[in-house]
A computed fold for a 73-nucleotide RNA from a Candidatus Pacearchaeota archaeon, annotated as transfer RNA.
Its Rfam family is "tRNA". Rfam links the family to the GO term triplet codon-amino acid adaptor activity.
Model confidence (mean pLDDT): 82 of 100.
The source organism's lineage runs through Archaea, Nanobdellati and Candidatus Pacearchaeota.
RNA sequence: GCCUGAGUAGCUCAGUGGUUAGAGCGUUCGUUUCAUAAGCGAAAAGUCGUGGGUUCGAUUCCCACCUUAGGCA
Numbered sequence: 001g002c003c004u005g006a007g008u009a010g011c012u013c014a015g016u017g018g019u020u021a022g023a024g025c026g027u028u029c030g031u032u033u034c035a036u037a038a039g040c041g042a043a044a045a046g047u048c049g050u051g052g053g054u055u056c057g058a059u060u061c062c063c064a065c066c067u068u069a070g071g072c073a
Base pairs, nucleotide, nucleotide: 001072002071003070004069005068006067007066010025011024012023013022018056027043028042029041030040031039049065050064051063052062053061
């Protein structure tokens, strides 16, 4: 330099055009206990990597860039 994959909650990931963006773990609060843990209930936490384009509508499709993993030379 070229090719391919990944980037979504604190972490691991799902979601692949549509009306509120979700799960598990974690965190906080409540409940329970003499107490702690476990259990149960609830809550908070997201510019969906950045900027453009297509579309009535983009996390999703297209382009460029950034970061990262692998391959080729």